[in-house]
Model confidence (mean pLDDT): 76 of 100.
Bacterial RNase P class A from a Cyclobacteriaceae bacterium, 394 nucleotides, folded computationally.
Rfam family: Bacterial RNase P class A. Rfam classes the family as a ribozyme. Rfam describes the family as follows. Ribonuclease P (RNase P) is a ubiquitous endoribonuclease, found in archaea, bacteria and eukarya as well as chloroplasts and mitochondria. Gene Ontology terms of the family: ribonuclease P activity, dimeric ribonuclease P complex and tRNA processing.

RNA sequence: AAUGCAAGCCGACUUAUCGCUCCGCGCAGGCGGGGAGGAAAGUCCGGGCAACACAGAGCAUCGUACUUCCUAACGGGAAGGCUCCGGGCGACCGGAGACAGACAGUGCCACAGAAACAGACUACCCGCAUCGACGCGUUCGACGCGGGAAAAGGUGAAAAGGCGGGGUAAGAGCCCACCGGUAUUCCAGUGAUGGGAUGCGUCCAGGUAAACCUUACGCGUUGAAAGGCCAAAUAAGUCACAUGGCUCGUCGCAAGACCUGCCGUAGCUGCUCGCUAUCUACAGAGGUGUGACGGGUAGGCCGAUAGAUCGGCGCAGCGAUGCGCCGGCCAGAUAAAUGAUAAGUGCCCUGGCUUGCCAGGGAACAGAACCCGGCUUACAGGCUUGCAUUUUUC
Numbered sequence: 001a002a003u004g005c006a007a008g009c010c011g012a013c014u015u016a017u018c019g020c021u022c023c024g025c026g027c028a029g030g031c032g033g034g035g036a037g038g039a040a041a042g043u044c045c046g047g048g049c050a051a052c053a054c055a056g057a058g059c060a061u062c063g064u065a066c067u068u069c070c071u072a073a074c075g076g077g078a079a080g081g082c083u084c085c086g087g088g089c090g091a092c093c094g095g096a097g098a099c100a101g102a103c104a105g106u107g108c109c110a111c112a113g114a115a116a117c118a119g120a121c122u123a124c125c126c127g128c129a130u131c132g133a134c135g136c137g138u139u140c141g142a143c144g145c146g147g148g149a150a151a152a153g154g155u156g157a158a159a160a161g162g163c164g165g166g167g168u169a170a171g172a173g174c175c176c177a178c179c180g181g182u183a184u185u186c187c188a189g190u191g192a193u194g195g196g197a198u199g200c201g202u203c204c205a206g207g208u209a210a211a212c213c214u215u216a217c218g219c220g221u222u223g224a225a226a227g228g229c230c231a232a233a234u235a236a237g238u239c240a241c242a243u244g245g246c247u248c249g250u251c252g253c254a255a256g257a258c259c260u261g262c263c264g265u266a267g268c269u270g271c272u273c274g275c276u277a278u279c280u281a282c283a284g285a286g287g288u289g290u291g292a293c294g295g296g297u298a299g300g301c302c303g304a305u306a307g308a309u310c311g312g313c314g315c316a317g318c319g320a321u322g323c324g325c326c327g328g329c330c331a332g333a334u335a336a337a338u339g340a341u342a343a344g345u346g347c348c349c350u351g352g353c354u355u356g357c358c359a360g361g362g363a364a365c366a367g368a369a370c371c372c373g374g375c376u377u378a379c380a381g382g383c384u385u386g387c388a389u390u391u392u393u394c
Stems, first nucleotide, its partner, number of pairs: 001390010012345007020035006037365001041376002044374005049223004056273004062218004066080005081099001082097006100214002105212002107208003121153002124148005130142004161179002164176003180203001181200008227302004237293007244263003249258003264278004279286002309328008347362006
């Protein structure tokens, strides 16, 4: 210097004219001020807010999972620990992690291989028998039978801790040193963990839980088409079902009133509990709830933008972030406005050349709809940082 990968930032501005829209002022003409993003996207998380028993409990379902901290909260963020991967002699640098539990239980580990909760394929050692050779021996070879062993080789992702030595007929933690493992304990640290000491060879076959499962913690549901208010109109529309049953006690002459408990029915959310309601009137009624059919209206207002808000400075902290002071109000539409034209500036690319100018061209992904904090995805071009590879020079 180039290429690739990863993380992050920018991704337009000014003036003029005309147009649209919101707010404020004005009787009006009009005047003043504002007007779409880093993702507004996906609808994946967490909340605010609203409604539903005075929003409660348990189970199921679902989610999370190393430690500490930040936050309203999160499956988010910051800093660290451990494991693995890449580079490096090393110190170290960069990256990844769905990093609770396999001794609670169940399941799975194909094929290959002798064997995958363990039965030996090829080799090794010993004994017996047979045959052959010969240098006739505690010799060598072949085949068979019996025994030993899992250290060598093979298969595999993985084969009863690893490596070196001793020992043995050949071998094995059989023994020893080191490593690993494990128990006790000390030191450092908020902690995950790290380091040390001592003991143990009666020192453990594994892997897999984005397999079922277990443990700990967390979660009520719905969602702005939520949920309210006003006006108008229509046929106070019609139909169906429910609005219940039993019981303890008190008052009362009685009718009846009040009240306790149980059952049924309805109402949040998959289930269970629990809570609330179960009316008025009285002889064939009204109200309420649920559902179906039919009719009318499609108008206006709130929610709806002052907030876990934005900017500056200072302090604390490794940091995420917090605190204090000062200053600001930066879209609020409702079928949906936030634009068009002209010139210039800025940015990028190409060419020329007098290194400072000229000419030409280009600008990606993409448009708020209750709001906020995250995650994920998309993005022309440029910039910054880190890592890897290649080339060149010193």